Context: one part of a larger RNA
RNA sequence: CCCUCGUUAAGGAACUAGGCAAAAUGACUCCGUAACUUCGGGAGAAGGAGUGCCUCGAUUAGGUGAAACCAUUCGCUGGUGAAGCUGAAAGAGGUCGCAGUGAAACGACAUGAGCGACUGUUUACUAAAAACACAUGACUCUGCUAAGCCGCAAGGCGAUGUAUAGGGUCUGACACCUGCCCGGUGCUGGAAGGUUAAGGGGACGGGUUAUCCCGAUUUAGAUCGGGAGAAGCUCCUAACUGAAGCCCCAGUAAACGGCGGCCGUAACUAUAACGGUCCUAAGGUAGCGAAAUUCCUUGUCGGGUAAGUUCCGACCUGCACGAAUGGUGUAACGACUUGUGUACUGUCUCAACGAGGGACUCG
Numbered sequence: 001c002c003c004u005c006g007u008u009a010a011g012g013a014a015c016u017a018g019g020c021a022a023a024a025u026g027a028c029u030c031c032g033u034a035a036c037u038u039c040g041g042g043a044g045a046a047g048g049a050g051u052g053c054c055u056c057g058a059u060u061a062g063g064u065g066a067a068a069c070c071a072u073u074c075g076c077u078g079g080u081g082a083a084g085c086u087g088a089a090a091g092a093g094g095u096c097g098c099a100g101u102g103a104a105a106c107g108a109c110a111u112g113a114g115c116g117a118c119u120g121u122u123u124a125c126u127a128a129a130a131a132c133a134c135a136u137g138a139c140u141c142u143g144c145u146a147a148g149c150c151g152c153a154a155g156g157c158g159a160u161g162u163a164u165a166g167g168g169u170c171u172g173a174c175a176c177c178u179g180c181c182c183g184g185u186g187c188u189g190g191a192a193g194g195u196u197a198a199g200g201g202g203a204c205g206g207g208u209u210a211u212c213c214c215g216a217u218u219u220a221g222a223u224c225g226g227g228a229g230a231a232g233c234u235c236c237u238a239a240c241u242g243a244a245g246c247c248c249c250a251g252u253a254a255a256c257g258g259c260g261g262c263c264g265u266a267a268c269u270a271u272a273a274c275g276g277u278c279c280u281a282a283g284g285u286a287g288c289g290a291a292a293u294u295c296c297u298u299g300u301c302g303g304g305u306a307a308g309u310u311c312c313g314a315c316c317u318g319c320a321c322g323a324a325u326g327g328u329g330u331a332a333c334g335a336c337u338u339g340u341g342u343a344c345u346g347u348c349u350c351a352a353c354g355a356g357g358g359a360c361u362c363g
Base pairs, nucleotide, nucleotide: 001358002357003356004355005354006353007352008351010349011348014347019344027051028050029049030048031047036041038173052095053094054093055092056091062086063085064084068080069079070078071077096100108342109341110340111339112338113337114336115334116333120132121131137170138169139168140167141166142165148157149156150155174329175328176327177326179259180258181257184256185255186252187251188250189249190248193247194246195245199241200240205235206234207233208232211228212227213226214225215224216223217222260278261277262276263275264274287321288318299315300314301313302312303311
């Protein structure tokens, strides 16, 4: 010097990102216990008092209940009975120590706010949370050989269930609520018209050629060049026909989503209930708001402190809240986040001593 412990004058969070760590609280009995509340809670709220041993209480209360006797439906059982065993407390008095849950085990508490209702679940090995789940609510699909899912199939799950059932998606207890927009995208419905595949359909045209014609060569057979060209085969295919889809027409936002700008105006000023104008599918309603959202920003005002970029209450100028991508509240709950206080302390002012184990020295 390091590790693990113990104690500490005076102060008591001045430490620090932060009371991290430590200290403190602690058991049982009795008294007592607020706001708020979903009337269950909150609550062990908070805050107090007592606790050893001896004597009396106590031949106690209480517990257990034998023998014996009686009854009887007679090996059971019921009644009377009281022996034996066991055995407190309240209260009163006394007594010892610094100290009586004498060691050990053994809640610190209060208060404001945020988030999530809650109990649960999670990154096995850096994250336990405000994330996930949840009961609740809603939309949507599915009539049973269900929808959906696994499998190439057979087959299986769903389900030995049947719309008070099953699948998917969103929301997330409860209370009060959940506004406007269907123009875009999606979904559902519609079928008049437009577009539209394979298929059907085969007009016209092209290629080939039996045969014929012309010319040349030639031994009567034949060969070569050019032209026309039926049937068949074949190539290219036009009109016409042809479903869903798309275009189109409607509906639908607890579907994906969206929810304006400029100018002027009141008898101080300021502001604008009001008016004008442009654009839009519609221009953000209730509620909340410098917020887990506010850049400017340590906004401004108030509170708390001697002093407060954090915190609480307001204001509204919402860069860029807002209503099941839920809005606003909310008792209870939380190893959650954040502000404050009481108690307590070596966290600190500021360090000291002690114990054990290392390091170190010798061996």
Molecule: large-subunit ribosomal RNA, domain IV
Organism: marine sediment metagenome